[in-house]
Molecule: small-subunit ribosomal RNA
Organism: uncultured bacterium
RNA sequence: AUAUCAUGGAGAGUUUGAUCCUGGCUCAGAACGAACGCUGGCGGCGCGUCUUAAGCAUGCAAGUCGAGCGGCAAGGGGUAGCAAUACCUCCUAGAGCGGCGGACUGGUGAGUAACGCGUGGGUGACCUACCUUGAGGUUGGGGAUAGCCAUUAGAAAUAGUGGGUAAUACCGAAUACGCUUAUCGUGCUGUGGCAUGGUAAGGAAAGGAGCUGUGGCUCCGCCUUAAGAUGGGCCCGCGUCCCAUUAUGCUAGUCGGUGGGGUAAAGGCCUACCGAGGCGGUGAUGGGUAGCCGGCCUGAGAGGGUGAACGGCCACAUUGGGACUGAGAUACGGCCCAAACUCCUACGGGAGGCAGCAGCUAAGAAUAUUCCGCAAUGGGCGAAAGCCUGACGGAGCGACGCCGCGUGUACGAAGAAGGCCGAAAGGUUGUAAAGUACUUUUUUUGCGGAAGAAUAAGCGGUGGAGGGAAUGCCACUGUGAUGACGAGAAGCGAAGAAUAAGCCCCGGCUAAUUACGUGCCAGCAGCCGCGGUAACACGUAAGGGGCGAGCGUUGUUCGGAAUUAUUGGGCGUAAAGGGCAUGUAGGCGGUUAUGUAAGCCUGGCGUGAAAAGGUAGGGCUCAACCCUACUAGUGCGUUGGGAACUGUGUAACUAGAGUCAUGGAGGGGGAGUUGGAAUUCCAGGUGUAGGGGUGAAAUCUGUAGAUAUCUGGAAGAACACCGGUGGCGAAGGCGAGCUCCUGGCCAUGGACUGACGCUGAGGCGCGAAAGCGUGGGGAGCGAACAGGAUUAGAUACCCUGGUAGUCCACGCCGUAAACGAUGUACACUAGGUGUCGGCGCACAAGCGCCGGUGCCGAAGCAAACGCGAUAAGUGUACCACCUGGGGAGUAUGCCGGCAACGGUGAAACUCAAAGGAAUUGACGGGGGCCCGCACAAGCGGUGGAGUAUGUGGUUUAAUUCGAUGAUACGCGAGGAACCUUACCAGGGUUUGACAUUGCAGGCGGGUUAUGAGAGAUUAUGACGCCCUUCGGGGGCCUGUAACAGGUGCUGCAUGGCUGUCGUCAGCUCGUGUCGUGAGACGUUGGGUUAAGUCCCGCAACGAGCGCAACCCUUAUUUGUAGUUGCCAUCGCGUUAUGGCGGGCACUUUACGAAAACUGCCGCUGAUAAAGUGGAGGAAGGUAGGGAUGACGUCAAGUCCUCAUGGCCCUUAUGGGCGGGGCUACACACGUGCUACAAUGGUGGUGACAAAGAGAAGCAAUUGGGCGACCAGGAGCAAAUCUUCAAAAACCAUCUCAGUUCAGAUUGCACUCUGCAACUCGAGUGCAUGAAGUUGGAAUCGCUAGUAAUCGCGAAUCAGCAUGUCGCGGUGAAUACGUUCUCGGGUCUUGUACACACCGCCCGUCACACCAUGGGAGUUGAUUUUACCUUAAGCCGGCGAGCUAACCAGCAAUGGAGGCAGCCGAUCACGGUGGGGUCGAUGACUGGGGUGAAGUCGUAACAAGGUAGCUGUAGGAGAACCUGCGGCUGGAUCACCUCCUUU
Repeated sequence: AUAUCAUGGAGAGUUUGAUCCUGGCUCAGAACGAACGCUGGCGGCGCGUCUUAAGCAUGCAAGUCGAGCGGCAAGGGGUAGCAAUACCUCCUAGAGCGGCGGACUGGUGAGUAACGCGUGGGUGACCUACCUUGAGGUUGGGGAUAGCCAUUAGAAAUAGUGGGUAAUACCGAAUACGCUUAUCGUGCUGUGGCAUGGUAAGGAAAGGAGCUGUGGCUCCGCCUUAAGAUGGGCCCGCGUCCCAUUAUGCUAGUCGGUGGGGUAAAGGCCUACCGAGGCGGUGAUGGGUAGCCGGCCUGAGAGGGUGAACGGCCACAUUGGGACUGAGAUACGGCCCAAACUCCUACGGGAGGCAGCAGCUAAGAAUAUUCCGCAAUGGGCGAAAGCCUGACGGAGCGACGCCGCGUGUACGAAGAAGGCCGAAAGGUUGUAAAGUACUUUUUUUGCGGAAGAAUAAGCGGUGGAGGGAAUGCCACUGUGAUGACGAGAAGCGAAGAAUAAGCCCCGGCUAAUUACGUGCCAGCAGCCGCGGUAACACGUAAGGGGCGAGCGUUGUUCGGAAUUAUUGGGCGUAAAGGGCAUGUAGGCGGUUAUGUAAGCCUGGCGUGAAAAGGUAGGGCUCAACCCUACUAGUGCGUUGGGAACUGUGUAACUAGAGUCAUGGAGGGGGAGUUGGAAUUCCAGGUGUAGGGGUGAAAUCUGUAGAUAUCUGGAAGAACACCGGUGGCGAAGGCGAGCUCCUGGCCAUGGACUGACGCUGAGGCGCGAAAGCGUGGGGAGCGAACAGGAUUAGAUACCCUGGUAGUCCACGCCGUAAACGAUGUACACUAGGUGUCGGCGCACAAGCGCCGGUGCCGAAGCAAACGCGAUAAGUGUACCACCUGGGGAGUAUGCCGGCAACGGUGAAACUCAAAGGAAUUGACGGGGGCCCGCACAAGCGGUGGAGUAUGUGGUUUAAUUCGAUGAUACGCGAGGAACCUUACCAGGGUUUGACAUUGCAGGCGGGUUAUGAGAGAUUAUGACGCCCUUCGGGGGCCUGUAACAGGUGCUGCAUGGCUGUCGUCAGCUCGUGUCGUGAGACGUUGGGUUAAGUCCCGCAACGAGCGCAACCCUUAUUUGUAGUUGCCAUCGCGUUAUGGCGGGCACUUUACGAAAACUGCCGCUGAUAAAGUGGAGGAAGGUAGGGAUGACGUCAAGUCCUCAUGGCCCUUAUGGGCGGGGCUACACACGUGCUACAAUGGUGGUGACAAAGAGAAGCAAUUGGGCGACCAGGAGCAAAUCUUCAAAAACCAUCUCAGUUCAGAUUGCACUCUGCAACUCGAGUGCAUGAAGUUGGAAUCGCUAGUAAUCGCGAAUCAGCAUGUCGCGGUGAAUACGUUCUCGGGUCUUGUACACACCGCCCGUCACACCAUGGGAGUUGAUUUUACCUUAAGCCGGCGAGCUAACCAGCAAUGGAGGCAGCCGAUCACGGUGGGGUCGAUGACUGGGGUGAAGUCGUAACAAGGUAGCUGUAGGAGAACCUGCGGCUGGAUCACCUCCUUU
């Protein structure tokens, strides 16, 4: 200069059958000094013991100066000497004295909650070596001492003695004056400041090098002084973590003053004395944790977390204490002492300090080389060369991080092979590979070689200052050695796709799916959750997705989380309003004017280090990285201005608040006193046998006289009616009347005060019931207790008793569902309607106002329910409280209490929910309404007997399989001797008994006969292919390969079919409306119906599947048609018969039609629907019967009807055969038959059906047989013939008995069917003659042509029915009614249920595991207090021993000063005693949590079967029970109803 207001905000899963909300948990993001697993090509830039401030071998990390000093070994040279050796000289090393440095650099974070750090100030209360600038000096003396030599002690470290020596080492003296001190002044000023005058006192020095004209000069030093710069010291404001379970707290040098000391410097910093202060709820003291900051990470921000690397400050250097030196230290690589540890030792004594760089050991999940170099940057010393420098520059190791590059590119379809999947078509891997062409970043190899180097000394040049020659000085300039990295980077060649891809994931969140294996196993899992035979969730494979030299996991932080909410949350029911008031601190505060300027707003200045971050630009090929500039740093200080608001001062006001006056209502409080009803007791009278109590009883009471009734008396407690969503009170609470004392409230309208107000942490007071203490009282009631019942039990509910208590006085307790589950105060915001008190409009009525108390409701709010001027609305002020469920209102500590207990109040651990409101269902020992052979009223059965049949069980080689509450059990099966047949044993078969296809061969095969065999099967003999358009086609057999086959498994993989609720009246949809939503309305309501049938009403209007109707059948009439049917009239014929002619009238058959619709009338109803009665009619209100079964439920039944996925078998789980079994038999159950008899048996007579069936059939007539049946056979494929006889009926007899009932069982003899009646058929005759005399508890069917009873037929079938399906004959009884049982429908209600009450769920006990409290104690850490001891050291005192410099003295010696030594004060470590706090451990013990199938009960959820909950008290195996008071967060209201579990 340019640019810029700003660059910035996502959610999801999981509580439920579903919904909304609350609320936690979890995930997706970013980051890291990381670690672990798998994998790994290259380069650049960074980073790398976070753990025990644990211990350390070895090497290095601080030296330098000979231009401060004495001096110098070894070595070289020289001289002398034969040599040893001596001397001289050169060159220096090492050591020493001395100077400067060593207080920097480097490391670490133990300590520290502090003026430690950050920021801004102060210093008139201070210091500052080296450096810069100015001024002035640098004179003249002295005595020592290391080194060295000699020697002593010692193992060593080291120490000592004697001798001699130097200095820029040390000590006096002179001078100084601008320095210091004291004192007296003056001026300015901001405390001890500056300037200035006087007096007194004090205080300096060192030399070295070079040059020289020998006079000096120059340089480096030294001394005094004044400034500067730099670096520090000290002080102050503000900021700086957690715990109050650390508070009637802390403090004695503590707080202040005066004097003194001390320091560079203020100061209780120290000391003596005086005073009694100081700090603390704005958190003192104590405890825990922690180095602080610039920054870093995250975040939209505000914030939150953090303090590695880099930079600033602080602290520390094995632990503790101490000083010395010095400009600076209380000193990492210095000293002294103590302690621990390690090492050396000759045992006497010594040495050491890696939290410097490397490195080692241990620890740990974990963190590198005992590298190179001073070339660069920087530091120390030096005049300089230079030396030193583990600072630093580099390299090495590590994917630890960030950044960059690569692992090839293009073409390439036969869409190769292989893999995987497959509905077998194909799909996919996939242009991917192969193949062809190309490139060479990287790689290997060769060449190459920039920059990092600036300059120093030296050698030159130019200029300048001075009087200035030289050495010099100042400025500029030329030249000028030096590279650890480094086999470096860039660059140029060569070769050649050549050297280079993995990790995680694929159920949802969350991008990406299939197959196989496994079978609640193995395993997965961040949350929800997967896995029990079809796993997209485990393992593997294929494929896919993501990232990529990395990828995942784990850990941590922030985010999402508005889940601590300042920005930005809540508190009626979800967690959360203190039980209520009063009031302190604090917070907040009405109207007007004015001053001020603390807050507030604004401008300037200073500061806010650098680095980092932002913006712009630049340099490494880019980037990371580095450089430059600007911005930012929201802060602090200072200064100028402003005055609206807040504060503050002053002056006022009356609208808030209060006072006075007049009225008013009231169970407000306290004390005293009085009353009646009732109960119980006592006394007496009357009176007699019970009373009482309950679901029913009993305990109890009563003939010793109860209960009942009457009279009298005593006692205590409570106050009926009035009485009321009425009153009063702050809440708890307050109820008979009267009296006294007393608090508050309301209305009215004036006067007065003048903001006096609101809220309220702590504090203080009140505070139901229960409970406690002391003393009274005690009628009723009544925890505990006792007894009686109930019950499986009953520590309960019920009953009979009954103690504390309930009552009074005084004193405690201090809690409740102390609730409106709603803090207090003020203001504002539609209405309507009750009620209590008061007032106004003169009264009444009516209207209006104020203060309370209720209901409904607008806006608004709310998750919804609901609230709604008495707010849960809109705002303000202040207080209390909440932050997932459980653990737990528990433990512990403290406070209170006589105790019971109350207040305050955690954690470990565990779960993924817990919860609120509402919805739909289901359920209720909730309610209302309604229906059904559901009950009731009836009739007949079953259950008892015998037998048939099915099932269970048992048995068996097999007794095949299935069906199992209703909804299995005369069911599949409508018919097991073989077959069926699926089962068992046996002997046999293997492309098969059956199907399709390919290949090869053949022309058989098949029929029949005979032999073997139990048969299947096998051997032999006989006869001996078909069609043809002549191309061929078909058929059969054998072999082979695919395959067949399976009544094997899974009905919980399925289709289909079926049962059941139930022929119950329901189940839904579209549109619309309501609701945030699930959902609701419609479908509810009033009537009515068999019916969601219909009508009316209605935010509904319509519609669908069901209901009904349409269909079949029965009942009436009729049309048409009459044969096989019928026969009235006419006729023929017969013993007789529609037998015949004839006819179709009737009956009947078949096909049509009509008829019944609440259509008509009366009444009821609402003028409806409909109901009721009647008429007519064959039939009347659905005329009877059938078929017809909505949405769905039961994982209901069936894989053995059939079909079918998957699995399994394949010389067998397939197929064939003969035999056996399905028929067994101690027993139990279901369904039937026959009976028990007289409504019957037997015998006789002999009348009347319907519906069916019939050719391998029905069979007439006839004959035989006692009979089953046999012989024979007319007729009939049927309105023709046959079956076909109907039976009950009627008559006679029997006379109540195990019978003339009943017929089982058994024997003998037969019949029929059939290859075959032994296991195992049916029937007949004769004989036999069992149980049974009407059936316990219980239970079934049926409402009219029904039940009951009687027979007939058919299917299956060779034969076999008591079963099944049909048919007709005879033909009842009863229904008051809906209380109850069962089932169902509908509306409503409650719900903690939703697998839906066969639900859910509580507690003890038992077992296992986990964490935790108490605990006699034991042990450790830390801290405090009192006392003891006291090292080193500083300080004070003494200092008789020792003593160079100075003074005095001729000297001896003395003095001053000093040293050793001693004493005192202080003091680390240590010791003793007593406390505090925190941990570890502990026999035993307490509860808690968790755990597929343990025990006992059933407390809660429905009226949960005794409504629940609650505070308190007592009791009990346990949930719990009971008393007293409270709450509704209780259902139902016509009554009664004991128990009823899981």